The RNA shown here (small-subunit ribosomal RNA) has 1481 nucleotides and comes from a marine metagenome.
RNAcentral holds the sequence, with entries from SILVA.
It matches the Rfam family "Bacterial small subunit ribosomal RNA".
The prediction has a mean pLDDT of 83.

């Protein structure tokens, strides 16, 4: 400290994730040991059983039990470390426990009590005289299941009571000092009055009681800041606010009553809802902050729901009491008992949280004089990896780099020194043995616990995640959009580092991970630290109220603000430094911190407060000015329609083209008149005014503002502005008018698949006007207002000034600077102040509800569930447009021939079929692969074989009279199988023996047989891929280095003006320069020198069968090898001076002289696995081989190239003339014989400029004929006879003769090629081949045109520009309906609940008032009673729970309905994106 993800890419702007930490956790999977901490977060649900508050005999009476005496057997007395019960003190208000209620009667800080109280303790002073009636217990007796409860009679007290007495204390009266400042407080002298005890225990030491004053503890109240969310809670309040008077309280006070006044809070958020115990602190963070209140600690609250007081110092009391509710339990049903949010435990709930444990040794705590007892506070010990924290699960050595996994380019890698052996340690566990501290004299629950010491022995101790990027770590399999991952981005359709498994690897370890929740990261709510022109965001404009901010000097205060001091800011934590447990968590110690409140003293610059001044902002005053600024009212012309009349006739109007309409009842068209409305042409200008909205004939009235100049007054009077308030287009609304012209609605006519639009014809609201509402708009500069500052040109409008020049608006460029960028720039979107107003990811949404304003429409205000990972901005670079300039191509036009119709070839689809094998499918398939399908080819059916194979290369073992040629037989279609015989006919090496040319043995070559590795595969993927080809396109683009510009993608160079076939080339240019391309070099033709002359030619000479046939010759023609020629060189003329262009000269040839090969970067996942190659994958008595036969040639039809016609510029017969390329020995094949002919016989030459195809051509030309006809056109079709080739001509082959003689009379819509030696039209070779289905194809010469004005259209291309919402790129993108499914949501007759208020009824327990007739120990007195002080009982007032109306808000549900969102390739259309085809909003 950042990363991922919007795009082809960039920037930006903006969400989403993710990496860290951390928890009282849960789950999953694993799991050795200790230490130290924690351990119902959910149902403040209910809760059995056991325990948590007792104690004191030295306060008291009585009983009991032991023991001792006495006395006498009956009882007394005495003691007492004994008992439990009672009377009486003191504790139970402490510890403990939960957080349920509370948004302030709480809680933190800081204060005040001069408004209070404090048991037990402590310290001072001082006192306790006297007297008196009771009562439990105990007994008797009654009721009652029980609980318990009553009557009677005894008895005591440190239980109650009467009087005395009073140093302090209180009250009342009226002084006096001092303080203090609202009220009072304190001393302090005098009078009057009130109020006290227990002189009790006892071991005589004490402990105890009373009064008064202090402290110390601890409560009480009160004040002040600060303390959560919601204004879709905006008004609350009637004891409410204050004030007298009385009550009340420890103690101020409406706390309470009565009476009087109408106060009081509230935008600085009252009131209401929700929601929550609050701090120390905790957790994260850099920090500020932001979450959060578990263990410890302080402090409030509550103890089964609610109310109430009572006793006490203290309680409105968790293990007390009364009531009332809910529940639960006993019960004899009459009536009782209960309250674990003490500690264990239990049901429930829950994803989840222990043990009915041991001890008062220790710390503390109540009683007690003390022993001491009680203590589930505590201390300990169990259960739990819950959480930190430490140990351990072995160490060193060890290569043959073992085995076995895995992978593999098969050679090896990897696991891995890792095991395996070896040598060694014992930390923890375990077993023995000793053995604490925790304890000052005894007392140890923990505990035979920490720790020490021996003992064996590598033995009992390792998993979990992940491994495509983010993020460290990879390959094999398996599976095929299945299954499955998945935090975000994604991964998965046959080669998955992203599913599942395995090897290997990373990473953390007794834990790993996963979920959930906090914080960070997020400057992503921005104080620190963000923004608003165009991404989300300036309020339509103005005016002003709170509040915010404010010009210049002086003086003064000291609230702000700064310094210093004192108190607090609990300890605990955190943080630093030390100690102590072996370390470490942990725990002691000391600093330090605790940024904070409060008081007090200083300062006075600077904010603010008072007070004096000032003029530079405001406003005001004078002279001037320009204006579509407002309202009102007059007034004018042109036009447009009506309507009258004249003229005049057949049409008009309208579009693209029409047609509805209008016109013979006289339209349009012209003139002339009349009447109404509404709008003001030129002038007119990024020109003026206004706050916006807006305003535009002319004039006149009435009226706001503004701007110069002067510098008169006044003396900060000012800015901004939440709510408030004015104004506010167009549409729309009441009401009453008005309508000429336009014109929603609508109707009619086109267009159209539809046309409920776009275009015509008509037309009503409404435009118009008065007055009243509405209140929105892309109300926009998408730019709030206000003040200062910060270079400038330049245009314009209105002032000033003699002039320079200067104020004021208004416009364009433009430095700095500012911006993501585009821009913006003295009219800032630069600096820099106040102040208002608004943003916080896209959709849902400006919706819903809920309030408010409105006649209504509909405004304002204004959510959420849900759902996506985006959405959006500026720029770039492409690609695209029914954009735009500019230009090129047989691309259109001119023109020639043709296709599309016939018939016939030949290919495909399709359909048939065993089997019609595969493949190519716009342009770029389709006479294409295939330059040759009878068999073969062959890949396809059908049938018969084979099985290491038809074919290649190793092992091994075995055979041999080799193999292998020639040459049978059976069987079969054949392949094969099965079986023979003869003949011919072969090597090397070594080493041995030794009969020296034979014979062992080996081991090489070939052969062959088994049996094993393997071969084979035209089986799958051209979307795994090489090579190859095709298309854009022979189009002129394509890039690169440097170097400039830009944040960047990129750009520049490649643009810009010429100019070219061309990014060809000049010329300007932040670019200079190179690559691939383009042109040239390369062939081949067109002219010509030279050089060779044979197979070739023959001028000239000469023979000659007349044939370059010879002999001669190489001049010529040709042949083929070097060579020359063309370069805009030259010359005019254009152009800008260049480059180029255009005419001309010469030249066989002239501006690339004509043809060809040559294909840039790159595009169609284009074509090909069936040329070949080649990754995976499949088959292996078969998807592989061999044969035989069939298909591939089928045929209701559709296509694509094509040949022959369709005739006279022809066809038929005769005559005759001129070529070039090329092939030829398994060949070409001449002569010469036969056939009508195909051919057949022959055989000469030739391995080819020699001979053959081949005498090489047609077409042409000459002459006859035929005379427009389905023919002498046209030949298909079928029959018959023959040839050829091959083993083979049926299926399926070419050719001849002779015979038949279909369609067909120039071909719809639509479409091809060709610009010249081209179209067109003639024949000629050649490949493939035995043959040929060749009319195909490559090639080759013979004849020989026609036409191009131009670039406006159709297609295709290129370069600039422009717009995109496209980037799979226009065959892109994309929007609504409706239909089917699934979610959340909103209305809805209603219906169930929660909670709150307001009246009323009832009204317990209880406290206070009243009564008090009924009762009654203490004390009075006048004593059979009476007084006085109570009691019980009645009543009142208040009042829980309860009950009835009526509201309110709230939550849940409802047939039904509404929109929203989301789904796969559903219907319907094309709104929008390009001029998106009517510009859009």
């Nucleotide at each position: 400290a950042g990363a991922g993800u919007u795009u082809g890419a960039u920037c930006c702007u903006g969400g989403c994730u993710c990496a860290g930490a951390g928890u009282g956790a849960a789950c999953g999977u694993u799991g050795g040991c200790g230490g130290c901490a924690c351990g119902c977060c959910u149902a403040a649900c209910a809760c059995a059983u056991g325990c948590a508050a007792g104690u004191c005999g030295a306060g008291c009476g009585a009983a009991g039990a032991a023991c001792a005496g006495a006395u006498u057997u009956a009882u007394c007395u005495g003691u007492u470390a004994c008992u439990g019960a009672g009377c009486g003190g003191c504790g139970a208000a402490c510890g403990g426990g939960u957080g349920a209620g509370u948004a302030a009667u709480g809680c933190u800080u800081g204060g005040a009590u001069a408004a209070u109280c404090u048991g037990c303790c402590u310290u001072u002073a001082g006192g306790a005289c006297u007297a008196g009636g009771a009562u439990a217990a105990c007994c008797u007796c009654a009721g009652g299941a029980a609980a318990c409860u009553g009557a009677g009679a005894c008895u005591a007290a440190u239980a109650c009571u009467g009087g005395a007495u009073a140093u302090g204390a209180c009250c009342a009266c009226a002084g006096u000092c001092a303080c203090c400042a609202u009220g009072g407080u304190g001393a302090u002298a005098g009078u009057g009055g009130u109020a006290a005890a227990a002189u009790g225990u006892u071991u005589u030491a004490u402990c105890g009681c009373c009064u008064a004053a202090a402290g110390a503890u601890g409560a009480g109240u009160c004040c002040a800041a600060g303390u959560c969310g919601c204004a879709u809670c905006a008004g609350g309040u009637u004891g409410u606010u204050g004030g007298u008077a009385a009550g009340g309280u420890a103690a101020a006070a409406g706390c309470u009553u009565a009476c009087c006044a109408a106060g009081c809070c509230u935008a600085u958020g009252a009131c209401g809802c929700g929601u929550a115990g609050c701090a120390g602190g905790u957790c994260u963070u850099a920090g500020c902050g932001g979450a959060u209140g578990a263990u410890c600690u302080g402090c409030c609250a509550c103890a089964u729901g609610g109310g109430g007081a009572c006793u006490g110092a203290g309680a409105u009391a968790c293990g007390g009491c009364c009531c009332u509710g809910a529940c639960u339990c006993c019960u004899a049903c009459g009536g009782g008992a209960g309250g674990c949010a003490g500690c264990a435990g239990u049901g429930a709930g829950g994803a989840a949280u222990a043990u009915u444990g041991g001890a008062c040794a220790a710390u503390g705590g109540a009683c007690g004089a003390a022993a001491g007892u009680c203590u589930g506070a505590u201390c300990c010990a169990g259960c739990g990896a819950u959480g930190c924290c430490g140990c351990g699960u072995g160490a060193a050595g060890g290569a043959u780099g073992a085995a076995g996994g895995c992978c593999u380019u098969c050679g090896g890698g990897u696991u891995g020194u890792a095991a395996a052996c070896u040598u060694c340690u014992g930390u923890c566990a375990g077993c023995a043995g000793g053995g604490a501290a925790g304890a000052u004299a005894a007392u140890g629950a923990c505990g035979g616990u920490a720790c020490c010491u021996g003992c064996a022995g590598a033995g009992g101790a390792a998993g979990c995640c992940c491994c495509g990027g983010c993020u460290a770590a990879c390959u094999c399999c398996g599976u095929g959009c299945c299954a499955g991952c998945a935090g975000c981005c994604g991964c998965g359709g046959u080669a998955a580092u992203a599913c599942g498994g395995a090897g290997g690897g990373g990473g953390c370890a007794a834990a790993c991970g996963u979920u959930a929740c906090u914080c960070g990261g997020a400057u992503u709510u921005a104080c620190u630290g963000g923004g608003c022109g165009u991404a989300a965001a300036g309020g339509g404009u103005c005016c002003g109220u709170a509040g915010g901010c404010g010009g210049u000097u002086c003086u003064u205060u000291a609230a702000g603000u700064u310094a210093g001091a004192u108190g607090u800011g609990a300890a605990a934590g955190c943080u630093u430094g030390a100690a102590g447990c072996u370390u470490a968590a942990c725990u002691u110690c000391a600093a330090a911190a605790u940024u904070g409140c409060a008081u007090c003293u200083a300062a006075a610059a600077c904010u603010g407060g008072a007070g004096a001044a000032c003029u530079a902002g405001g406003u005001u005053c004078u002279u001037g000015g320009a204006g579509a600024g407002g309202u009102u009212g007059a007034u004018g012309g042109a036009a447009u329609u009506a309507c009258c009349g004249g003229u005049g006739u057949a049409g008009c109007g309208g579009u693209g083209a029409a047609a509805u309409g209008c016109g013979u009842a006289g339209a349009u068209a012209u003139c002339g008149g009349u009447a109404g409305g509404a709008a003001c042409a030129c002038c007119a200008g990024u020109g003026g005014c206004g706050a916006a909205a807006g305003c535009g004939a002319u004039c006149a009235a009435c009226u706001g503002g503004c701007c110069a100049a002067g510098u008169u007054a006044u003396g900060a009077c000012g800015c901004u502005g939440a709510g408030g308030g004015a104004c506010g287009a167009a549409a729309g609304c009441g009401u009453g008018g008005g309508u000429a012209g336009c014109a929603a609605a609508c109707a009619g006519g086109a267009u159209u698949a539809g046309a409920u639009a776009c275009c015509c014809u008509g037309g009503u609201a409404g435009u118009c006007c008065a007055c009243g509402c509405c209140c929105u708009a892309a109300a926009c500069g998408a730019u709030g207002a206000a003040u200062a500052c910060u270079a400038g040109a330049u245009g314009u409008a209105g002032g000033a000034u003699u002039u320079u020049u200067u104020c004021u608006g208004u416009a364009u460029c433009g430095u700095a600077g500012c911006u993501a960028a585009c821009g913006c720039a003295u009219u800032a979107a630069g600096u820099a102040u106040u102040c208002c107003g608004c943003c916080u990811g896209g959709g849902g949404a400006g919706u819903a509800c809920g309030g408010u304003c409105g006649c209504a429409a509909g405004g304002c205000u204004g959510a959420a569930a849900c759902u996506c990972a985006a959405a959006g901005g500026a720029a770039u670079u492409g690609g695209c447009g029914g954009g735009g300039a500019c230009u090129c191509g047989c691309a259109c036009a001119a023109g020639c021939g043709g296709u599309g119709g016939a018939g016939c070839a030949u290919g495909u689809g399709g359909u048939u079929u065993a089997a019609u094998u595969c493949g190519a499918u716009g342009c770029u398939a389709a006479g294409c692969g295939a330059a040759g399908a009878a068999c073969c080819u062959u890949a396809c059916c059908a049938g018969g074989g084979c099985u290491u194979g038809a074919c290649a290369u190793g092992u091994a073992a075995g055979c041999a009279u080799a193999a292998g040629c020639u040459u049978g037989c059976g069987u079969g279609a054949a392949a094969g199988c099965g079986u023979g015989g003869a003949g011919u006919g072969a090597a090397u090496u070594u080493g041995g023996g030794c009969u020296u040319g034979c014979c062992c043995a080996a081991a090489u070559u070939g052969g062959u047989u088994u049996a094993c590795a393997c071969a084979g595969g035209u089986g799958c993927u051209g979307c795994a891929u090489g090579g190859c080809u095709g298309u854009c396109g022979u189009c002129a683009g394509c890039u690169c280095g440097u170097g400039c510009c830009g944040u960047g993608a990129g750009g520049u160079g490649u643009c810009c003006g010429g100019u070219u076939a061309a990014g060809u080339c000049c010329g300007g240019u932040a670019a200079c320069g190179a690559g691939c391309g383009c042109a040239a070099c390369c062939c081949c033709u067109a002219u010509u020198a030279u050089c060779a002359g044979u197979u070739g030619c023959c001028a000239u000479c000469a023979c000659u069968u007349c044939g370059g046939g010879u002999g001669g010759g190489c001049a010529c023609u040709c042949u083929g090898g070097u060579g020359a020629a063309a370069c805009u060189g030259c010359u005019g003329g254009u152009u800008u001076a260049a480059a180029a262009c255009u005419a001309g000269a010469g030249g066989a040839a002239g501006g690339a002289g004509g043809g060809g090969a040559c294909g840039a970067c790159g595009u169609c996942a284009a074509g090909u696995c069936a040329u070949c190659a080649u990754g995976g994958c499949c088959c292996u008595u078969a998807u592989g081989u061999c044969c035989u036969g069939g298909g591939c040639u089928a045929c209701a039809c559709a296509c694509a190239u094509g040949c022959u016609a369709c005739a006279a510029u022809g066809g038929c017969g005769g005559a005759u003339a001129c070529a070039a390329c090329g092939g030829g020995u398994u060949g070409c094949g001449a002569a010469c014989u036969c056939g009508c002919g195909a051919g057949a016989g022959g055989u000469a030459g030739c391995u080819a400029a020699u001979c053959c195809c081949a005498u090489c051509a047609a077409a042409g030309u000459c002459c006859g004929u035929c005379u427009c006809a389905g023919u002498u056109c046209g030949a298909a079709u079928u029959g018959c006879a023959g040839g050829c080739u091959g083993c083979a001509a049926c299926u399926c082959g070419c050719c001849u003769g002779c015979a038949u003689g279909a369609a067909g009379u120039u071909g719809g819509a639509a479409u091809c090629g060709c610009u010249a030696g081209u179209a067109a039209u003639c024949g000629c070779a050649g490949a493939u081949c035995a043959g040929c289905a060749a009319u195909g194809c490559u090639g080759c010469g013979g004849u020989g045109a026609a036409u191009a004005c131009g670039u406006u259209c159709c297609c295709g291309g290129g370069u600039c520009u422009u717009g995109c919402a496209c980037a799979c790129a226009c065959c892109g993108c994309c929007c609504g309906u409706c239909a089917c499914a699934c979610c959340a949501c909103g209305a809805a007759a209603g219906u169930c609940g929660g909670u709150c208020u307001u009246a009323c009824c009832c009204g317990a327990a209880g406290c206070a008032g009243c009564u008090g007739g009924g009762c009654u120990a203490a004390c009075u007195c006048u004593u059979u009673g009476a007084g006085g002080a109570g009691c019980a009982g009645g009543u009142u007032u208040c009042u829980a729970a309860g009950g009835u109306a009526a509201g309110g808000u709230u939550g849940a549900u409802g047939a039904u309905u509404g929109g929203g969102g989301u789904g796969a390739a559903g219907u319907c259309g094309u709104a929008a994106c390009a001029a998106g085809g009517u510009a859009g909003c």